[in-house]
Context: one part of a larger RNA
RNA sequence: GAUGAACGCUGGCGGCGUGCCUAAUACAUGCAAGUCGGACGGAUGUAGCAAUACAUUAGUGGCGAACGGGUGAGUAACACGUAGGUGACCUGCCCUAAAGAGGGGAAUACCACUUCGAAAGGAGUGACAAAACCGCAUAAACUUAUAGAAAUCAGAAAGCUAUAAGGAAAAGAGCGAUCUACUUUAGGAGGGGCCUGCGGCCCAUCAGCUAGUUGGUGAGGUAACGGCUCACCAAGGCGACGAUGCGUAGCCGACCUGAGAGGGUGAUCGGCCACACUGGGACUGAGACACGGCCCAGACUCCUACGGGAGGCAGCAGUAGGGAAUCUUCCACAAUGGACGAAAGUCUGAUGGAGCAAUGCCGCGUGAGUGAAGAAGGUUUUCGGAUCGUAAAACUCUGUUGUGAGGGAAGACAAGUACGAAAGUAACUGCUCGUACCUUGACGGUACCUCAUUAGAAAGCCACGGCUAACUACGUGCCAGCAGCCGCGGUAAUACGUAGGUGGCAAGCGUUGUCC
Numbered sequence: 001g002a003u004g005a006a007c008g009c010u011g012g013c014g015g016c017g018u019g020c021c022u023a024a025u026a027c028a029u030g031c032a033a034g035u036c037g038g039a040c041g042g043a044u045g046u047a048g049c050a051a052u053a054c055a056u057u058a059g060u061g062g063c064g065a066a067c068g069g070g071u072g073a074g075u076a077a078c079a080c081g082u083a084g085g086u087g088a089c090c091u092g093c094c095c096u097a098a099a100g101a102g103g104g105g106a107a108u109a110c111c112a113c114u115u116c117g118a119a120a121g122g123a124g125u126g127a128c129a130a131a132a133c134c135g136c137a138u139a140a141a142c143u144u145a146u147a148g149a150a151a152u153c154a155g156a157a158a159g160c161u162a163u164a165a166g167g168a169a170a171a172g173a174g175c176g177a178u179c180u181a182c183u184u185u186a187g188g189a190g191g192g193g194c195c196u197g198c199g200g201c202c203c204a205u206c207a208g209c210u211a212g213u214u215g216g217u218g219a220g221g222u223a224a225c226g227g228c229u230c231a232c233c234a235a236g237g238c239g240a241c242g243a244u245g246c247g248u249a250g251c252c253g254a255c256c257u258g259a260g261a262g263g264g265u266g267a268u269c270g271g272c273c274a275c276a277c278u279g280g281g282a283c284u285g286a287g288a289c290a291c292g293g294c295c296c297a298g299a300c301u302c303c304u305a306c307g308g309g310a311g312g313c314a315g316c317a318g319u320a321g322g323g324a325a326u327c328u329u330c331c332a333c334a335a336u337g338g339a340c341g342a343a344a345g346u347c348u349g350a351u352g353g354a355g356c357a358a359u360g361c362c363g364c365g366u367g368a369g370u371g372a373a374g375a376a377g378g379u380u381u382u383c384g385g386a387u388c389g390u391a392a393a394a395c396u397c398u399g400u401u402g403u404g405a406g407g408g409a410a411g412a413c414a415a416g417u418a419c420g421a422a423a424g425u426a427a428c429u430g431c432u433c434g435u436a437c438c439u440u441g442a443c444g445g446u447a448c449c450u451c452a453u454u455a456g457a458a459a460g461c462c463a464c465g466g467c468u469a470a471c472u473a474c475g476u477g478c479c480a481g482c483a484g485c486c487g488c489g490g491u492a493a494u495a496c497g498u499a500g501g502u503g504g505c506a507a508g509c510g511u512u513g514u515c516c
Stems, first nucleotide, its partner, number of pairs: 001515003005512005012364006018357002020322001025320003029317003034063003039060002042057006070275003080199007089192003094188007102136001104134002111126006142166007171180003201247001203245001208238003213235008250272004254265004277298005300311004328354001330353003336350001337348004367397004377388004401457001402453006411443001416437006460505005465486003471500005481488002
């Protein structure tokens, strides 16, 4: 100098940050991922005589749930950083371009009935829908196979030509135009997978390690290369340039310190990785081997009719425990962003805010001017005085903060309505652009502004032997005690305790821990 700090004493305000470093311990309760009726058939309700219209949504279906949020246990590793490679790869939504969407079928949930179970949850029969599912048709630049020519390269598996075979689709809204959605292909953008060079901990009181081990051939597997896996063959591969083993540890941008070189750290914010009660596994999907999905095993907790079931806060709050120590079971989707939707909109403990804590940084205040009888009082004294001290009182002012009253934001764009315009259309609507109007704010009656009002409501902490700025008196008497080092205290202690005074910093001050 610094700190995610803690402790002691003290404590007025504001702005902006920060806030379980320990038990990756266990968790009561609530919320944290839904949405679409413009994909589908029902059901319920409302209006209606009815046709029908509107509203709600359990189920089927689509998209999302792989993002966002948390934690740092594991990991010394291509995990991370940096520079490259991929002639070994994938990519939903989005953008650009080309082509297409013909004609059929069979089911099933919800529902009804029957039935098992304490429950969780099932079983059977029957009917019915779709953008759910399945054939058929059509199709290329797609896939596979065969053949051919030529080039680059270390090396064709990529590309080119020809032939054969194979493979697709879904509708919804609207009067329509059209819009949205669908299928195949090519390219892009953004995202990811894999590979490689180099770089960054300790211990040699760890010296040898290795059998899918190292390489080859073939096969399987993957989006993809590869002992990734398997069969066979060979005997290799790594290592004092530190293998192997043990310990410790998420990595980086950065942060702290330092003139720098270095040293230390990896909280908040940002990037990457890993994990989600412990261990294992796959399913679905463009993407997971999936925090709030599934299955199995285990520990723990809960329910039970003892047959069997349910659960996972390292999401936001909160509880217990641990600890020197770390906050509210708050408000709102108004803004930004995300999911879904044609949209209105719904959801969003992301986020925006408020609350608590001097935990940090910064700013402000606790008054200003005049004022000598140098008052009273305290301390001290050589009894003359000295000092606190212009300090107080007193007088004059100010009103920052505070208090009271009044006014009162920006953050708001969009959407909607009306009018006008460009392209387009036979024309209108719609879409897009512009103008006007109207409406939407959690924070919050907050910030801020104005008026009024009273010096009134606001100073402590540490030190004073030297280092080191700042001294006297009394008490104590190697006692009680102090102390970072030197050291002080045994009767005149500037070093202990108290008082007065002084010095330093100041809403803080001092101590302790840690780093330079």

The part of an RNA shown here (small-subunit ribosomal RNA, 5' domain) has 516 nucleotides and comes from an uncultured bacterium. It matches the Rfam family "Bacterial small subunit ribosomal RNA". The prediction has a mean pLDDT of 83.